The part of an RNA shown here (large-subunit ribosomal RNA, domain II) has 686 nucleotides and comes from a soil metagenome. The coordinates come from a structure-prediction model, not an experiment, and the mean pLDDT is 81. Its Rfam family is "Bacterial large subunit ribosomal RNA". Rfam links the family to the GO terms structural constituent of ribosome and ribosome.

Context: one part of a larger RNA
RNA sequence: GUCUGCGAGUUAUUGUCAGUGGCAAGCCUAAGCCCCUCUGGGGCGGAGGCGAAGCGAAAGCGAGUCCGAAAUAGGGCGAUCUAGUCGCUGGCAAUAGACCCGAAGCGGAGGUGAUCUACCUUGACCAGGUUGAAGCUCCGGUAACACGCAGUGAAGGACCGAACUGGUGGAUGUUGAAAAGUCCUGGAUGAGUUGUGAGUAGGAGCGAAAGACUAAUCAAACCCCGUGAUAGCUGGUUCUCUCCGAAAUGCUUUGAGGGCAGCGUCGUGUGCUGAUCUGCGGAGGUAGAGCACUGAAUGGCUAGGGCCCAUACCAGGGUACCAAAACCAAUCAAACUCCGAAUGCCGCAGGGUGUAAGCACAGCAGUCAGACUGUGGGGGAUAAGCUUCAUGGUCGAGAGGGAAACAGCCCAGAUCAUCAGCUAAGGUGCCUAAAUGUUGUUCAGUGGAAAGGAUGUGAAGUUGCUUAGACAGUGAGGAUGUUGGCUUAGAGGCAGCCAUCAUUUAAACAGUGCGUAAUAGCUGACUCAUCGAGUGAUGUCGCGCCGAAAAUGAUUGGCGAUAAGCGUCAUACCGAAGCUCUGGAUGUUCCGGUCUCGGCCGGUGGACGUGGUAGGAGAGCGUUCUCAGUGCAUCGAAGCGGCGAGGGUAACCGACUGUGGAGCGCUGAGAAGUGAGAAUGCAGAC
Numbered sequence: 001g002u003c004u005g006c007g008a009g010u011u012a013u014u015g016u017c018a019g020u021g022g023c024a025a026g027c028c029u030a031a032g033c034c035c036c037u038c039u040g041g042g043g044c045g046g047a048g049g050c051g052a053a054g055c056g057a058a059a060g061c062g063a064g065u066c067c068g069a070a071a072u073a074g075g076g077c078g079a080u081c082u083a084g085u086c087g088c089u090g091g092c093a094a095u096a097g098a099c100c101c102g103a104a105g106c107g108g109a110g111g112u113g114a115u116c117u118a119c120c121u122u123g124a125c126c127a128g129g130u131u132g133a134a135g136c137u138c139c140g141g142u143a144a145c146a147c148g149c150a151g152u153g154a155a156g157g158a159c160c161g162a163a164c165u166g167g168u169g170g171a172u173g174u175u176g177a178a179a180a181g182u183c184c185u186g187g188a189u190g191a192g193u194u195g196u197g198a199g200u201a202g203g204a205g206c207g208a209a210a211g212a213c214u215a216a217u218c219a220a221a222c223c224c225c226g227u228g229a230u231a232g233c234u235g236g237u238u239c240u241c242u243c244c245g246a247a248a249u250g251c252u253u254u255g256a257g258g259g260c261a262g263c264g265u266c267g268u269g270u271g272c273u274g275a276u277c278u279g280c281g282g283a284g285g286u287a288g289a290g291c292a293c294u295g296a297a298u299g300g301c302u303a304g305g306g307c308c309c310a311u312a313c314c315a316g317g318g319u320a321c322c323a324a325a326a327c328c329a330a331u332c333a334a335a336c337u338c339c340g341a342a343u344g345c346c347g348c349a350g351g352g353u354g355u356a357a358g359c360a361c362a363g364c365a366g367u368c369a370g371a372c373u374g375u376g377g378g379g380g381a382u383a384a385g386c387u388u389c390a391u392g393g394u395c396g397a398g399a400g401g402g403a404a405a406c407a408g409c410c411c412a413g414a415u416c417a418u419c420a421g422c423u424a425a426g427g428u429g430c431c432u433a434a435a436u437g438u439u440g441u442u443c444a445g446u447g448g449a450a451a452g453g454a455u456g457u458g459a460a461g462u463u464g465c466u467u468a469g470a471c472a473g474u475g476a477g478g479a480u481g482u483u484g485g486c487u488u489a490g491a492g493g494c495a496g497c498c499a500u501c502a503u504u505u506a507a508a509c510a511g512u513g514c515g516u517a518a519u520a521g522c523u524g525a526c527u528c529a530u531c532g533a534g535u536g537a538u539g540u541c542g543c544g545c546c547g548a549a550a551a552u553g554a555u556u557g558g559c560g561a562u563a564a565g566c567g568u569c570a571u572a573c574c575g576a577a578g579c580u581c582u583g584g585a586u587g588u589u590c591c592g593g594u595c596u597c598g599g600c601c602g603g604u605g606g607a608c609g610u611g612g613u614a615g616g617a618g619a620g621c622g623u624u625c626u627c628a629g630u631g632c633a634u635c636g637a638a639g640c641g642g643c644g645a646g647g648g649u650a651a652c653c654g655a656c657u658g659u660g661g662a663g664c665g666c667u668g669a670g671a672a673g674u675g676a677g678a679a680u681g682c683a684g685a686c
Base pairs, nucleotide, nucleotide: 001686002685003684004683005682006681011096012095013094014093015092016091017090018089019088020087021086022085023084026050027049028048032044033043034042035041036040054061055060064077065076066075067074099236100235102233106226107225108224110223111222112221118200119199120197122195123194124193125192126190128160129159130158131156135152136151137150139148140147164187165186169184170183171182172181202218204214205213239620240619241618242617243616244615249261250260251259252258262367263366264364265363267361268360269359270358276351277350278349279348280347281346282345288339289337290336294333295332296331298329299328300327304322305321306319307318308317309316370395371394372393373392374391375390376389377388378387379386400411401410402409415584416583417582420580421579422578426574427573428572429559430558431557435571437569439567440566441565452546453545456543457542458541459540461538462537463536464535465534473530474529475528476527477526479503480502481501484498485497486496509524513522514521585610586609587608588607589606590605591602592601593600594599621675623672624671625670626669627668628667629666630665631664632663639659640658641657642656646653647652
């Protein structure tokens, strides 16, 4: 892992609600006792309980009572309007382990452990080699010591290194050879190692102290018991079909949980109350706008001030300085408003619509982590698949078609069946169902990245020049006073400053640029000739170009395409579980019939429905056993295997056949140890 079996809302009591039944202003017995045909049935038993009357703290009074000194005033709770009670069944709650499994833990004057290990006692053990302390002896030496040499001697948490022992670092091992090893590395006469023995015990021991160790377990061992501890947490919770169908919000001081409300469902009651549309009447200060207030902010004007000039003083002049108030012009605002919508909200009236919702009471819930997207805002960086509100949608709980693939986008809401039809979004070269349609545009494979930049190209404008010859090209000219004046070493159009005239002209600048030391030289403006029809500037719109660098091989989905790209127009077609056709099922309601008033029937009755998680409501299938009735079976029961015909909307039922060898169905009631794929489920098998 698979298979088989087992495996989770139970039982008791009390309460409450619904269904159903008995009796009814009453209803019921409990314990106990008696009888019988004794897992059962019948009877007695009214002790007691609930109800028929309440009010008050109570005495108490009583259809009233309490408050008050009192009231015939007032107010509270009651009556006037009566239904209860006892069974059975079901839903839910409470108390119990209370749907099942799961802690870490807490307690026990209950017990077991020191064969591991900590400490203790008493023994044992430590190859070999090295070093050579003190002391002692001889000799020297000293006045005597001291001291020195040589020898002897054998000390040491001394040295090297086996046994033995440790465990620092590294490698390896990591489903190991091993639940701590192997290899290299340390100590090895010591605070050494080790045998044996006995002891210390769980809030206790022991500890050269690490919360270490106390049998692979230690910030309180192990076993048993309290014990099914508790778990606002995780996981799991077993057959079918039908009807409806949520929430992820508000309040709450504990936030993974509750309570109340909101939203769901079932029942009863109530009706035009709901939604919607129209009309009328309201409240309001948003969007926008505005500057009348409150503020912000720019320019002008203008007091005042600064600086400079000038000045005996008083005056005065200048200013590309700072700048109030008022005024002028032009602006800005969530916490500004002289104004001010659209929507939305509230009320009233009317309309039509419906199995339409609404409202009240009552049973049962689930929900309290939401997500994305459009719109309006706050936070953030007018970042986030960000966060937080409001308001729609979708997902959640929604399948189908489109977006290549893609919960939340676009289209559209799946009762079932059919090899029928029409459409939506989106599409119609091939993959791939359907027009290689029309007319423009794009040349970039743009389509299939931004600011910014540019004689790309198309369209429609505005405005110059132009057959009195433009623009571009080519040929020619481009002069004279003059080298203008100043400055300067020089300054001759062309370092710089000033001026920028005149003449001849078709035209020619006191010169546009290059150039020279300065000249020179080249060129431009300007003019003529040649040529012969357009040529400049500028704004707008459409589609393109550049901008464009990333790590495995590239991508409009692919192929590929100059349309099969982009825009326009027109018709056709494709395209879904949408809509329709045909047939079937089923729910609700209306209609009709019938009836024991529970319901049942309609097949050529009508209408409208039938996606669905949590959840509510309803109807069924199957398993085991009990009772009653009725059947099958050695001419073969159950079980098992095969084909599984056939039937039913489903759970399921089931002919036939093989095996098997003794029990088993069906109908009507009843009772449950009643349905398995999941719980890192439990046991067994492989």